[in-house]
RNA sequence: GCCCCCAUAGUUCAACAGGAGAGAACGAUUCCCUCCUAAGGAAUAAAUCCAGGUUCGAGUCCUGGUGGGGGCA
Numbered sequence: 001g002c003c004c005c006c007a008u009a010g011u012u013c014a015a016c017a018g019g020a021g022a023g024a025a026c027g028a029u030u031c032c033c034u035c036c037u038a039a040g041g042a043a044u045a046a047a048u049c050c051a052g053g054u055u056c057g058a059g060u061c062c063u064g065g066u067g068g069g070g071g072c073a
Base pairs, nucleotide, nucleotide: 001072002071003070004069005068006067007066010026011025012024013023019056028044029043030042031041032040049065050064051063052062053061
C1' cells in the first nucleotide's frame, strides 16, 4: 500500500431476507424480605462508532471516515 471481517446499555451478546415502542443476561440504583449480610422478589435508569445518501420507513442497504482484528505484499 491492497483486500476481508467487526463496531448496539457499564460488560458479554440478540434483533433471523428494512417494518412499526431496540431486547436478554450479568452489573448499577431504589424498595421489599432478613436481627445484619448473602441469597430471593419488585421497580427504575442506561446503547445502535462518526458524517452523508437511498427509502414512506435504516441497527440492518450504499459512500466516505475513525477504531479494532486478520490476510497478502
Molecule: transfer RNA
Organism: bacterium